[in-house]
RNA sequence: GGGGCUGUGGCGCAGAGGGAGCGCGCUUCCAUGGCACGGAAGAGGUCGGGGGUUCAAGUCCCCCCAGCUCCA
Numbered sequence: 001g002g003g004g005c006u007g008u009g010g011c012g013c014a015g016a017g018g019g020a021g022c023g024c025g026c027u028u029c030c031a032u033g034g035c036a037c038g039g040a041a042g043a044g045g046u047c048g049g050g051g052g053u054u055c056a057a058g059u060c061c062c063c064c065c066a067g068c069u070c071c072a
Base pairs, nucleotide, nucleotide: 001071002070003069004068005067006066007065010024011023012022013021018055026042027041028040029039030038048064049063050062051061052060
């Protein structure tokens, strides 16, 4: 320098055009003498950045950034 993959709540991930979700964690409540386990409810994400296509983009296209990897 060139190719490929990845980037989504605190962490691990799903979501291949129209509802942003799951597990763990966190908060509150129930339960216990108390803790843990368990049950119920809830908060938390401008989807790496910018631009484009579209009525509509996490999802498609382009550029950039970061990480991993292959080639030189």